[in-house]
RNA sequence: CAAGCGGGCCGGAUGGUCGCGCCCUUUUUAUAAGGGUGAGGAAAGUCCGGGCUCCACAGGGCAGGAUGCUGGGUAACGCCCAGGCGGGGUGACCCGACGGAAAGUGCCACAGAGAACAGACCGCCAGCGGACAAAACACACGUUUUGUUGCGGGCAAGGGUGAAACGGUGGGGUAAGAGCCCACCGCGCCUCCCGGCAACGGGGGCGGCACGGCAAACCCCAUCCGGAGCAAGGCCGAAUAGGAGCGGAGAGGUGACCCGCCUCGCUUAAACGCUCGGGUAGGCCGCACGAGGUAUCGGGUAACCGAUGUCCCAGAUAAAUGACCAUCCGUCUGGCAAAUACCAGGCGACAGAACCCGGCUUACAGGCCCGCUUGCCUG
Repeated sequence: CAAGCGGGCCGGAUGGUCGCGCCCUUUUUAUAAGGGUGAGGAAAGUCCGGGCUCCACAGGGCAGGAUGCUGGGUAACGCCCAGGCGGGGUGACCCGACGGAAAGUGCCACAGAGAACAGACCGCCAGCGGACAAAACACACGUUUUGUUGCGGGCAAGGGUGAAACGGUGGGGUAAGAGCCCACCGCGCCUCCCGGCAACGGGGGCGGCACGGCAAACCCCAUCCGGAGCAAGGCCGAAUAGGAGCGGAGAGGUGACCCGCCUCGCUUAAACGCUCGGGUAGGCCGCACGAGGUAUCGGGUAACCGAUGUCCCAGAUAAAUGACCAUCCGUCUGGCAAAUACCAGGCGACAGAACCCGGCUUACAGGCCCGCUUGCCUG
């Protein structure tokens, strides 16, 4: 210098004018004035985990769902950190649903002879028989050899099919071959040894190999999981309509033998008045001090944890957080063939709180910083 890998950060700046939500002060209130404060790294998707709230709940099991190497972190997690193993990359580094296929069931398309305790298409091998051809010998009948073909066998090395073909390489062995035998590698087993908390790694012994793949097929094993969600939930609570009670009632009706009177008992509509309770509209709380931010120190490889100091940091409910101007910054285009300077014009991403946190995932113009790798050049 070029190409790359990993991590962290910024997400235009300053000033002015007008406007909006919330809080405080002054004002009796409405309101006005003044002051303060006002989006994000993802506020997003709502995919996981928790706090909080209400409901349910003796204990255990079934069903269902999720997770799945090991150790650690955490309130918890499917997240994070560290490690192991496998795969990719020259490398920095990246990726992995990474328990069980000798519990059972099932599947393995196409191609291929054969796809699970398999198979012989081409091929290789010796044997037997006939025919044909060629060569050699022979006067000739013929004999021998080689090739092609047939039959029943042996084989599985080589070819071929496939995602996958029942260990691999080399040697011995054999008619040809084959773990048939041997060495190394691989694989399996071991109450073996060493290192590690562990996953696992290294070594030793035994076994010629018995056990193909798929569990993101059913399934088995282990661990975890009650449901609904701030429209949770709690408080206050009209108008109108409807409900209950009392008054209205010393009134009306009726009974106490027939009448009158007196007295006593039972019963009664509507209007109207008062009271009570439920629900609705609406209002308030929940609701902004929290697993909080930040600085220093300490522990830890790290994630993270602890101590001390310091800071207070949106709170709407039809939903505020905006617009314009000026200067500067960055960038693009043109003046200009190129660089710089200058001038003019354009552009400055993704997006936007709604109970709150921890994660994951996705979107993002442009830019900055740190560490590392590989290649080339120079000293």
The RNA shown here (Bacterial RNase P class A) has 379 nucleotides and comes from a bacterium. Rfam family: Bacterial RNase P class A. Its family is annotated with ribonuclease P activity, dimeric ribonuclease P complex and tRNA processing in the Gene Ontology. The sequence is in RNAcentral, with records from ENA. The coordinates come from a structure-prediction model, not an experiment, and the mean pLDDT is 77. It is recorded under the gene name rnpB.